[in-house]
Overview: The prediction has a mean pLDDT of 77. This is a predicted structure of a 145-nucleotide RNA (c-di-AMP riboswitch aptamer (ydaO/yuaA leader)) from Gorillibacterium sp. Taxonomically the source falls in Gorillibacterium (Bacteria, Bacillati, Bacillota, Bacilli). The RNAcentral record of the sequence draws on Rfam.
RNA sequence: AGAUAAAAUUUGCCGAAUCCGUUCUGAUUAAGAACGGUACGGGGGACUUAUUACUGGGGUGAAUGUCUGCUUGAUUUACGCAGACUAGGGAGAUUACCUCCUCCCGAACCCGUCAACUAACCUCGGAGGCUCUAGGAGGAAAUGA
Numbered sequence: 001a002g003a004u005a006a007a008a009u010u011u012g013c014c015g016a017a018u019c020c021g022u023u024c025u026g027a028u029u030a031a032g033a034a035c036g037g038u039a040c041g042g043g044g045g046a047c048u049u050a051u052u053a054c055u056g057g058g059g060u061g062a063a064u065g066u067c068u069g070c071u072u073g074a075u076u077u078a079c080g081c082a083g084a085c086u087a088g089g090g091a092g093a094u095u096a097c098c099u100c101c102u103c104c105c106g107a108a109c110c111c112g113u114c115a116a117c118u119a120a121c122c123u124c125g126g127a128g129g130c131u132c133u134a135g136g137a138g139g140a141a142a143u144g145a
Stems, first nucleotide, its partner, number of pairs: 012130003019037007040125005049116001056114001057111004065085006088105005095141001097139004
């Protein structure tokens, strides 16, 4: 370094995003592609009711808002950039609830003048990105022995 055989291991997190079937390609291995479903999730859409617009408005999402500074020919403002905070959100490893504490996120994208709620009905998504012993305390439960 290669081959064969056996055994062990194969964790967890964000998110709706898991689980199947068929066909084709291929060396009928691996793998890939296409199609059809699916757990789960989103949007549109009456009556009734509600709303009051003008400066457009709206959707997914936790991801809103405030202040300060920088940038421009000058001033001011907007956009943008940076920082501090913040509505809100996530994790802390057997599972779930509550509290303390600690560490993080607080983005991005889309519709295109148009949409409140909304029965019937119509329609769309069903991805991607991380991680390997991973700080602690308490309460009351569950499970197991």